[in-house]
Annotation:
SAM riboswitch aptamer (S box leader) from an Ignavibacteriota bacterium, 123 nucleotides, folded computationally. Its mean pLDDT, the model's own confidence on a scale to 100, is 83. It was read from a public genome assembly, where an Rfam model found it. Lineage of the source: Bacteria > Pseudomonadati > Ignavibacteriota.
RNA sequence: CUCUUAUAAAGAAAGGCUGAGGGAACAGGCCCGUUGAAGCCUUAGCAACCGGUUCCGAGCACAACGGAAUGCUGGUGCUAAAUCCUGCCCACGACACUCAGGUCGUCGAGGGGUAGAUAAGAG
Numbered sequence: 001c002u003c004u005u006a007u008a009a010a011g012a013a014a015g016g017c018u019g020a021g022g023g024a025a026c027a028g029g030c031c032c033g034u035u036g037a038a039g040c041c042u043u044a045g046c047a048a049c050c051g052g053u054u055c056c057g058a059g060c061a062c063a064a065c066g067g068a069a070u071g072c073u074g075g076u077g078c079u080a081a082a083u084c085c086u087g088c089c090c091a092c093g094a095c096a097c098u099c100a101g102g103u104c105g106u107c108g109a110g111g112g113g114u115a116g117a118u119a120a121g122a123g
Base pairs, nucleotide, nucleotide: 001123002122003121004120005119006118007117013043014042015041016040017039021032022031023030026087027086028085029084044079045078046077049075050074051072052070053069054068055067056066057065083115088112089111090110092108093107094106095105096103097102
């Protein structure tokens, strides 16, 4: 870097260095930021994907398998806002327009997809 699978409206910040941007990319919106952005470092915390430990099931079995609990001096991750929101598709409601069939537009809630993120595995 590519592929596969899983997850996401929950949760958790202080200090130091530094000094102007930041919220992945593009567009639109909306936010955060000299009462200090991003980055780096320290400490603390959150979560529980992997690992560990314990228990249960099943099992000939302390193996392999399934489930539950536990935060463990373990491996990652994370600590503004839903992945900050929208963008493509589906279908619904309200409004607007239309003689009508219906239409495009605006607004709102929903489902799916794309992309990105993280973990685990494979190449």